[in-house]
Predicted 3D model of a 529-nucleotide part of an RNA (large-subunit ribosomal RNA, domain I) from metagenomes. The RNAcentral record of the full RNA draws on SILVA. The coordinates come from a structure-prediction model, not an experiment, and the mean pLDDT is 83.

Context: one part of a larger RNA
């Protein structure tokens, strides 16, 4: 000093387990904020470091429903409420809510400072003032009011707008209108009631899946980009102004003209209205208000088993029940019938939503010669660019900048240069649910999803330690037992540890704890050297 058994240290593997994650479905919710939001500092307990609640009215208050024995958070020990005159606890509604923060009286190194005690600012609407510069306005000033501000996960719209890439290089292109930035709003947003598609037949707002189709096209015709009709679902809903014309009104000029305003009046493409004739009171409505079936936030009733065996019975065995409840979950091992619960039935003082229903508002035709009116610096051209799948192309349709610049219904537009022909439709004003996207958030529910180097970064006091000047990076750590019964006493040790005794089915279950591999360290016997 190796080798091999055996027994043990040490190690935390593997299997079991979940407190915690992951993803999807449906249903809900879809915003909080100047009535001080989000996020924070600072306190508040008898004793109180942290974490959670709460705010000087501070581990709580009030009122209203709920529940019924136990209760004073996580968390002892003291000590103290409270039980039919009902705590704790749950749930609706109020009250209090220091100080920073949009932070708003001023400042300021946020959670502090001064003081006269103040919505600061900007916007609106009201009055008062009031320049250059006479009328005017700008400006200033005074009040007023539930106006804006700020934060928020992901959907949405809009403006600005990239590179790695890919072309095997690279410049057009491509990545890509993507990240990003940035404004802006709603529970959806956008988009929407043809100046549409279509082809000789027709459809009739939008939006959104399927498909048409990787198709017709565009592309240093490279790389790649990539429609749309049409067809079949989902949902479906249409309306309101401008004008012409009437009536009133005000202003300018001035004596009928032309401007604004109010009220009626109209809204169409087989063209429609005005204007005249003639006829009507219905149907509908997305608005408003009220009432209210029902819905959400606390609850309630809710069926059936014993004995044996064990440490402990749910497991075995024996003989039994109930099931509109054999879903889950606990419980000293596996329970339809032990506990929560589960089917199935009921319930709300209070608040919040809500179809339908009532009540109010709105809400209409038919006929016709001529004569008005049907959205103007607009349509369109030309220039330069942008978006259209479409790279300037033979490039139509949209949109912006510059510069020109029509027609008014016998009109105008498109139907992929253009023209005729046909056909389609009515532009330059606006509103407009539904099917659609998306989940920071609540609730049920389920998984050929994770089981502690997995699953979230985070099962544990984790955005914690900790690392950086900062932006910002960022771990690691779960398991005693059924119940602490958490080891009174004794003994050795200065302690740590340990040896009895006690506990406990079990202590090789003793807290550096459930299981306990390997590696490494012994210790014993044997065998080789």
């Nucleotide at each position: 000093g190796g080798c091999u058994u055996a027994c043990g240290g040490u190690g935390g593997a593997u299997a079991c387990c979940u407190a915690g994650g992951c993803a999807u479905a449906c249903a809900g919710a879809g915003g909080c904020g100047a009535u001080g939001a989000a996020g924070g500092a600072c306190g508040u307990a008898g004793u109180u470091a942290c974490c959670g609640a709460c705010g000087a009215a501070a581990c709580g208050u009030c009122u209203c429903g709920g529940g019924g024995a136990g209760c004073u958070g996580g968390c002892a020990g003291c000590a103290g409420g409270c039980u039919u005159a009902g705590a704790u606890c749950c749930g609706a509604g109020a009250a209090u809510c220091u100080c920073c923060g949009a932070a708003u009286g001023g400042g300021g190194c946020a959670a502090c400072c001064c003081u006269u005690a103040a919505u600061a600012c900007u916007g609106c609407c009201a009055c008062c003032u009031g320049a250059a510069u006479c009328u005017a306005u700008a400006g200033g000033g005074u009040g007023g009011a539930u106006a804006g501000a700020g934060c928020u996960a992901a959907c949405c719209c809009a403006g600005c707008g990239a590179a790695u890439u890919g072309a095997a290089a690279c410049a057009u292109c491509u990545u890509a209108g993507u990240a990003g930035c940035u404004g802006g709003a709603g529970g959806a947003a956008g988009a929407g009631a043809a100046a549409g598609c279509a082809a000789u037949a027709g459809c009739g707002a939008u939006u959104c899946c399927c498909u048409a189709a990787g198709u017709a096209g565009c592309g240093g015709c490279g790389a790649g980009c990539g429609a749309a009709a049409g067809g079949g679902g989902a949902a479906c809903a249409g309306c309101c102004u401008a004008a012409a014309c009437c009536a009133g009104a005000g202003u300018g000029c001035a004596u009928g003209c032309a401007c604004u305003c109010u009220g009626g009046g109209g809204u169409u493409g087989u063209g429609g209205g005005a204007c005249a004739g003639c006829a009507a009171c219905g149907u509908g409505g997305a608005c408003u208000a009220g009432a209210g079936c029902g819905a959400u936030u606390a609850g309630a009733c809710g069926a059936a088993g014993c004995a044996u065996c064990u440490g402990a019975a749910u497991a075995g065995u024996g003989c039994a029940u109930c099931a509109u409840a054999g879903a889950g979950g606990g419980u000293g091992a596996u329970a339809a019938u032990c506990c929560c619960g589960u089917a199935g039935u009921c319930a709300a003082a209070a608040a919040u939503c809500u179809a339908a229903c009532u009540a109010g508002c709105c809400u209409a035709g038919c006929u016709g010669a001529a004569u008005c009116c049907c959205g103007a610096g607009u349509a369109g051209g030309c220039c330069g660019g942008a978006g259209c799948a479409c790279g300037u192309g033979g490039a139509a349709u949209u949109c912006c900048g510059g510069u020109u610049g029509a027609a008014u219904c016998a009109g105008c537009g498109a139907g992929g240069a253009c023209c005729a022909u046909c056909u389609c439709g009515u532009a330059a004003g606006g509103c407009u649910a539904a099917a659609u996207a998306c989940u920071c958030c609540u609730g049920u529910a389920u998984g050929a999803c994770c089981g502690a180097u997995a699953g979230u970064g985070a099962a544990c006091c984790a955005g914690u330690a900790c690392c950086g000047c900062g932006a910002g990076g960022g771990a690691a750590a779960g398991g005693u037992g059924a119940a602490a019964a958490g080891a009174a006493c004794c003994c050795c040790g200065g302690a740590a540890g340990g040896g009895g005794a006690g506990u406990g089915a079990a202590a090789u279950a003793g807290a550096a704890c459930a299981u306990g591999a390997a590696a490494c360290c012994g210790u014993a016997a044997g065998c080789c050297u």